The prediction has a mean pLDDT of 81.
A computed fold for an 83-nucleotide RNA from Jatrophihabitans sp., annotated as transfer RNA.
Rfam family: tRNA. By type it is a transfer RNA.

[in-house]
């Protein structure tokens, strides 16, 4: 230098095929129930802004589209291959 894969909440990870409700599910965290106390179990909450209505948010910046995590372009980070 070229090619391939990959980037989503605190962590893992789904939704990508064929564009159509992202915070699925699990873990963690916080509060509660239970207990003499604890563990386990169960219940609730758990991205950001806002009083609310609502808005924003999938590495960054653009593009296509009624609509983008998903498609296209450039760039950045990680992994692999070739030279």
């Nucleotide at each position: 230098g070229c090619c391939c894969c990959u980037g989503u909440g605190g962590a893992g990870g789904a939704a990508u095929c064929a564009g159509g409700c992202a915070g699925a599910c699990u873990c963690g965290a916080u509060g509660g129930u239970c207990u003499c106390a604890a563990a386990a179990a169960c219940c609730a909450u758990u991205g950001c802004c806002g009083a609310a209505a609502g808005g924003c948010g999938u590495g960054u910046g653009g593009g296509u589209u009624c609509g983008a995590a998903u498609c296209c372009c450039a760039c950045c980070g990680g992994g692999g291959g070739c030279a």